[in-house]
Context: one part of a larger RNA
RNA sequence: CGUUCGAAACUUGAGGAGGUUCAACUUUAGUACGAAAGGAUUUAGUUGGACGUAGCUCUGGUGUUCCUGUUGUCACGCUAGUGGCACGGCAGGGUAGCUAACUACGGAAUGGAUAAACGCUGAAAGCAUAUAAGCGUGAAGUCGGCUCCAAGAUUAGGUUUCGUGUACUUUGUAUUGAAGUCCCCUGGAAGACGACCAGGUUGAUAGGGCGGAUGUGUAAGUCCAGUAAUGGAUUAAGCUAACCGCUACUAACGGACGAACG
Numbered sequence: 001c002g003u004u005c006g007a008a009a010c011u012u013g014a015g016g017a018g019g020u021u022c023a024a025c026u027u028u029a030g031u032a033c034g035a036a037a038g039g040a041u042u043u044a045g046u047u048g049g050a051c052g053u054a055g056c057u058c059u060g061g062u063g064u065u066c067c068u069g070u071u072g073u074c075a076c077g078c079u080a081g082u083g084g085c086a087c088g089g090c091a092g093g094g095u096a097g098c099u100a101a102c103u104a105c106g107g108a109a110u111g112g113a114u115a116a117a118c119g120c121u122g123a124a125a126g127c128a129u130a131u132a133a134g135c136g137u138g139a140a141g142u143c144g145g146c147u148c149c150a151a152g153a154u155u156a157g158g159u160u161u162c163g164u165g166u167a168c169u170u171u172g173u174a175u176u177g178a179a180g181u182c183c184c185c186u187g188g189a190a191g192a193c194g195a196c197c198a199g200g201u202u203g204a205u206a207g208g209g210c211g212g213a214u215g216u217g218u219a220a221g222u223c224c225a226g227u228a229a230u231g232g233a234u235u236a237a238g239c240u241a242a243c244c245g246c247u248a249c250u251a252a253c254g255g256a257c258g259a260a261c262g
Stems, first nucleotide, its partner, number of pairs: 001152001005163007015149004021049006033038001051106005059100004066093005071086006111143002117137004165175004176260001180257004184200005205251003208247005215239002221234005
């Protein structure tokens, strides 16, 4: 820009892409077959590999924004308590998120038309013949079935809902500006940027505050015991990121486009 009024939402599926995998074991059965050695087709079931999809409840990893211990040194006048630097100084753990080695699931079943192959009826050719007319069975293959994209499928589809005025120099101008959308702003389990999604005071969108969860592991100060290092009590304390709720305290201010016709 088009899809022949302007929008919002939900869809159909022409067409396209992907997947449709492999092995072992048990059973059938030590059966058929075979002199023996050996050893099935097939049936029913189980498990696993690789691959794929989704997820973080579990098991772990990471987690330089959380907690703790600790070395050296410097600073806060000193003690105590903290902070800086040394690969996050080193070390032990660890929330959210992300993640695999973790967890769950998948390949199918059932169909259509067939290949090789095997048949039915059956003449030409009184017989015979699966073939000439006609009708079947039949494969990891083929078309569907499963997943995803998809109406620029210009053959531009369908359904539902919302909106659908005035004025005049009257068939084109102006104006107002609907439904709705965008810019802008607050953000995100969305993201390179666009996009997508949640919100913008009729508000829980982010931050803050409050409460909780989780993690760490018992703070500081004071008291007691001990010559002291240290230990004990107050105290399962103190602190606690991204998590879960509640709460307008802070920030979401403002601006534009958009039918009336074909």
A computed fold for a 262-nucleotide part of an RNA from a Planctomycetaceae bacterium, annotated as large-subunit ribosomal RNA, domain VI. It was read from a public genome assembly. Taxonomically the source falls in Planctomycetaceae (Bacteria, Pseudomonadati, Planctomycetota, Planctomycetia). It matches the Rfam family "Bacterial large subunit ribosomal RNA". Gene Ontology terms of the family: structural constituent of ribosome and ribosome.